This is a predicted structure of a 118-nucleotide RNA (SAM riboswitch aptamer (S box leader)). It matches the Rfam family "SAM riboswitch aptamer (S box leader)". The family is grouped with related families in Rfam's "SAM clan". Of the family's consensus pairs, 88% are formed in the model.

RNA sequence: CACUUAUCAAGAAAGGCAGAGGGUAAUGGCCCGAUGAAGCCUUGACAACCUACUUCUCAUUUUAUUGAGAGGAAAGGUGCCAAUUCCAACCUGACAGUAAUGUCGGGACAGAUAAGUC
Numbered sequence: 001c002a003c004u005u006a007u008c009a010a011g012a013a014a015g016g017c018a019g020a021g022g023g024u025a026a027u028g029g030c031c032c033g034a035u036g037a038a039g040c041c042u043u044g045a046c047a048a049c050c051u052a053c054u055u056c057u058c059a060u061u062u063u064a065u066u067g068a069g070a071g072g073a074a075a076g077g078u079g080c081c082a083a084u085u086c087c088a089a090c091c092u093g094a095c096a097g098u099a100a101u102g103u104c105g106g107g108a109c110a111g112a113u114a115a116g117u118c
Base pairs, nucleotide, nucleotide: 002117003116004115005114006113007112008111013043014042015041016040017039021032022031023030027088028087029086044081046079049077050076051075053072054071055070056069057068058067059066085110090107091106092105093104094103095102096101
């Protein structure tokens, strides 16, 4: 890189360096940004995917092991800390409207993160 599975409406920022972009790329919107973007560093927070720990229940078993489920906690591995993954786009449903169109949904594609496989 590719593939599989799960999740993506919640949550959580200060300081230093830096100096013009950023919201994945492209298109349309809408935003953020010299009251300082990206990036890097420090500290802090958030969350609970994995590991460890722990409580309860169930099953298993040579009776204290193993497995499953639910919960707790946050030590370790990651992640994350504007706006739903900022919104739309492609397919589709309902509703409103004479229509243009609008509103609320579902799905696909793409993407992000975690765990795993090759």